[in-house]
Context: one part of a larger RNA
Molecule: small-subunit ribosomal RNA, 3' major domain
Organism: metagenome
């Protein structure tokens, strides 16, 4: 100078308190772990791994095993040499394919008048490929964490014999090294903010597939057709928020605290992208690329099966649920983001139902996905029940060449644990927590209760910082670096 301290100030963060609602007990789901396997393919591992790489494991993928098979190879350049009845080839044989074996029939382009010469295929032989095989402690690039914490530093002066220190400390303020005021400091740079994107007011503009206030026509209405450009709304410019004004408190300042005014917003409105110098030989050689090292008739290459889905158990995390703020029945409103051509697919028909037929519209502000639940009526009367749905049995649907292992979905019958969960512990401060359905994307199909999004309904609580975590900044003590 740094880290540390069960040292001390001062400050801060859902870190504690004060609150919701959970996890830990039940089932099932996924993930690891463990065992177990012929293999149950690698990788991740405190926080910062464990619904994680994976945004989709029946084959495929795939890397594992386990038998069959290939050997210039599934794939890439080059060289040499040969290639016309040659290479390929319906078909046969043989096989689970891959592979091998025979094989009728039988082949290109450029240039040239031709012979031929080149190229492309194709064989043979060399060089090479090919390796998800090691090593992330040899790398690159990306990523995770401290932590969206307020810090990290530099030049130039000054001080110290040096290591350094000094700016950065100090009074004060801030979400903030943000701002001030003081100083042997004076400047700057990365970071704070701002500058960008949604979002919440308005204004001008823009009117079709959106609108529909007046007007007309048609109709009993609903609504359609002129038409309109007013309102939603589409998506483009602009405008607004600066503590700008006022007032009281405090004030040298700079701010701070409370009220006000105006306003769609008030003191960073609210959300996101943006991660500063580092730190953990963090994490990736299995995305990719890439040093060395290691396989080369195998550690490459193809098939078929089976495994990655095993099951005594342990642990994360999600999903149902134990009920009456509930559950069946029924009957009716109100969304928003999205997606759609191998797509979505109405009306209509059959089916209890999953689904079948059947195709109207739409490459889509037209048309389809589309029912939006939660909300409102009635039945149950506290019971392992009309609560829970788990396991079993059976009969069906659906996608695929193929659901046995190992998919969904539906109907009937079966109805198991479960009566709020010990020790511990996690998430939230406002349109959040909680609840409620809704879309995507991967995808043939789904094992999604997962992810990412989108809207409805919509709270409680914050005395405070003494205490636990983490974490800034001073300062102290140190035999540690």
């Nucleotide at each position: 100078u740094g880290a540390c301290g069960g040292g001390g100030g001062c400050c801060c963060g859902c870190a504690c308190a004060a609150g919701c609602a959970g996890c830990g007990g039940a089932g099932c789901g996924u993930g690891u772990g463990g065992u177990u396997u012929a293999a149950u393919u690698c990788g991740a591992u405190a926080c910062u791994a464990c619904g994680c790489g994976a945004a989709g494991a029946a084959c495929c993928u795939u890397a594992c095993c386990u038998g069959g098979u290939c050997u210039u190879g599934a794939c890439a350049u080059g060289c040499a040499a040969g290639u016309a009845g040659u290479a390929g080839a319906a078909g046969c044989c043989u096989g689970a394919a891959a592979g091998g074996g025979u094989g009728a029939c039988g082949a290109g382009a450029u240039a040239g008048c031709a012979a031929u010469a080149u190229c492309a295929g194709c064989u043979u032989g060399c060089a090479c490929a090919g390796g998800u095989g090691c090593u992330g402690c040899a790398u690159g690039g990306c990523u995770g964490u401290c932590g969206c914490c307020a810090g990290c530093u530099c030049g130039u002066g000054u001080c110290g014999u040096g290591a350094g220190a000094u700016g950065u400390u100090g009074g004060g303020u801030u979400a903030a090294g943000u701002c001030c005021c003081g100083c042997a400091a004076c400047g700057a740079g990365c970071g704070c903010a701002a500058c960008c994107c949604c979002u919440g007011u308005g204004u001008c503009c823009u009117g079709u597939u959106g609108c529909c206030a007046g007007c007309c026509u048609c109709g009993c209405a609903a609504g359609a057709g002129g038409g309109g450009a007013a309102c939603u709304c589409u998506g483009g410019a602009c405008a607004g928020a600066c503590u700008g004004c006022c007032c009281c408190g405090c004030u040298u300042c700079a701010a701070c605290g409370g009220g006000g005014a105006g306003g769609a917003a008030g003191g960073u409105g609210g959300g996101g992208a943006u991660g500063a110098c580092g730190u953990c030989a963090a994490g990736u050689c299995a995305g990719u690329a890439u040093g060395g090292c290691c396989c080369u008739u195998a550690c490459g290459a193809c098939c078929a099966g089976g495994g990655c889905u095993g099951c005594a158990c342990a642990c994360g995390u999600a999903c149902u649920a134990c009920a009456a703020u509930g559950c069946c029945c029924g009957g009716u409103a109100c969304a928003g983001u999205g997606g759609g051509c191998u797509g979505c697919a109405a009306a209509c028909c059959a089916g209890c139902a999953a689904u079948g037929g059947g195709g109207a519209g739409c490459a889509a502000a037209u048309c389809c996905u589309a029912a939006a639940a939660a909300c409102c009526g009635g039945g149950c009367c506290c019971a392992g029940u009309u609560c829970a749905g788990a396991u079993u049995g059976u009969c069906g649907g659906c996608u695929g060449c193929a659901a046995c292992u190992c998919g969904c979905c539906g109907g009937c019958a079966u109805g198991a644990a479960g009566c709020u969960g010990g020790a511990a512990u996690c998430g939230c401060u406002a349109g959040u927590a909680a609840u409620g359905g809704c879309g995507c994307a991967u995808c043939a199909g789904c094992u999604a209760c997962g992810g990412c999004g989108c809207c409805g309904u919509g709270a409680a609580u914050a005395c405070g910082u003494u205490c636990c975590c983490a974490g800034g900044c001073c300062u102290u003590g140190u035999a540690c670096a």